[in-house]
The RNA shown here (c-di-GMP-I riboswitch aptamer) has 91 nucleotides and comes from a Gammaproteobacteria bacterium. Of the family's consensus pairs, 95% are formed in the model. Its Rfam family is "c-di-GMP-I riboswitch aptamer". Rfam links the family to the GO term cyclic-di-GMP binding. The prediction has a mean pLDDT of 89.
RNA sequence: UGCUGAUAAAGGCAACCUCAUUCGAAAGGAUGGGGGCGCAAAGCCACCGGUCUAACAGGUCUUCGGACCUCAUGACAGCGGGGCUGCCAGG
Numbered sequence: 001u002g003c004u005g006a007u008a009a010a011g012g013c014a015a016c017c018u019c020a021u022u023c024g025a026a027a028g029g030a031u032g033g034g035g036g037c038g039c040a041a042a043g044c045c046a047c048c049g050g051u052c053u054a055a056c057a058g059g060u061c062u063u064c065g066g067a068c069c070u071c072a073u074g075a076c077a078g079c080g081g082g083g084c085u086g087c088c089a090g091g
Base pairs, nucleotide, nucleotide: 003090004089005088012039013038016035017034018033019032020031021030022029023028037078043084044083045082047081048080049079050076051075052074057070058069059068060067061066
């Protein structure tokens, strides 16, 4: 440096539930407390695919209040791929 993650050791993160605060149209996000599903990158990044939402915009309808359809520029890194960085160990 690369590969691997069986055995350890020191730790880490935190699905979901819940309490309090809060951003967003929504999806979803942020902060702190408690419990702890799980994760060897469940550290970081929206480049590719995928999934979610549909504000704005366009279209159709309308009882003129709105309803429906299409669409990310929005979101998801704990969906997969990819990129960068990283603890320990060596069956």